The RNA shown here (c-di-GMP-I-GGC riboswitch aptamer) has 75 nucleotides and comes from a Candidatus Bipolaricaulota bacterium. NCBI's taxonomy places the organism under Bacteria, Bacteria candidate phyla, Candidatus Bipolaricaulota. Of the family's consensus pairs, 91% are formed in the model. The sequence was found by an Rfam model in a public genome assembly.

RNA sequence: CCUGAAAAGGGCAAACCUGCCGGAAGGCAGGGGCGCAAAGCCGCGGGUCCAGACCGGACAGCCGGGCUGCCAGGG
Numbered sequence: 001c002c003u004g005a006a007a008a009g010g011g012c013a014a015a016c017c018u019g020c021c022g023g024a025a026g027g028c029a030g031g032g033g034c035g036c037a038a039a040g041c042c043g044c045g046g047g048u049c050c051a052g053a054c055c056g057g058a059c060a061g062c063c064g065g066g067c068u069g070c071c072a073g074g075g
Stems, first nucleotide, its partner, number of pairs: 001074004011036002016031006034061001040067003044064003047059004
């Protein structure tokens, strides 16, 4: 630097349920486990959603981009 078929230590956690927060999208915590090799972090470009006269807000588990990283295999 490339790759993720198999394996180990492990990690994260969709739907759904409960509680709290929010006007909403949605967020946080617990349960749960569909999936994930960056499903780690960043709203930078696009997209979607909420709200709307605007201002603004949400999604990193939609795509791209940036930064960082475990294991294994190869160079």